Record summary: A computed fold for a 106-nucleotide RNA from a Saprospiraceae bacterium, annotated as SAM riboswitch aptamer (S box leader). Rfam family: SAM riboswitch aptamer (S box leader). Rfam's curators write: The SAM riboswitch is found upstream of a number of genes which code for proteins involved in methionine or cysteine biosynthesis in Gram-positive bacteria.
RNA sequence: GUCUUAUCAAGAAAAGCUGAGGGAUUUGGCCCGAUGACGCUUUAGCAACCUGCCCACCAGGGCAUAGGUGCUACUUCCAACCCAUAAUACAUGGGAUAGAUAAGGU
Numbered sequence: 001g002u003c004u005u006a007u008c009a010a011g012a013a014a015a016g017c018u019g020a021g022g023g024a025u026u027u028g029g030c031c032c033g034a035u036g037a038c039g040c041u042u043u044a045g046c047a048a049c050c051u052g053c054c055c056a057c058c059a060g061g062g063c064a065u066a067g068g069u070g071c072u073a074c075u076u077c078c079a080a081c082c083c084a085u086a087a088u089a090c091a092u093g094g095g096a097u098a099g100a101u102a103a104g105g106u
Stems, first nucleotide, its partner, number of pairs: 001106008013043005021032003026080004044072003049068002051064005076098001081095005
């Protein structure tokens, strides 16, 4: 890099450094940002995928957080393509695509 499976409306921020864009990509919208965003480092925290222990009708469930990841503005910030309700449109819901994360394979 790619494939498979699962999850993505919950949760959890301070300090230091840096200095202009940032919220993945394109378009549109909406936001964050010199009262310093984004990013990096440290510390703290959240969560419970892997993990450990226990139960089990072997589907799964409970507890824990030392370890491997992950995460700590906005629903993956929202929409885009399809379907349903409706139908002029708005809107609501579901799905697809794309993306992120984990575990396993290649």

Its mean pLDDT, the model's own confidence on a scale to 100, is 82.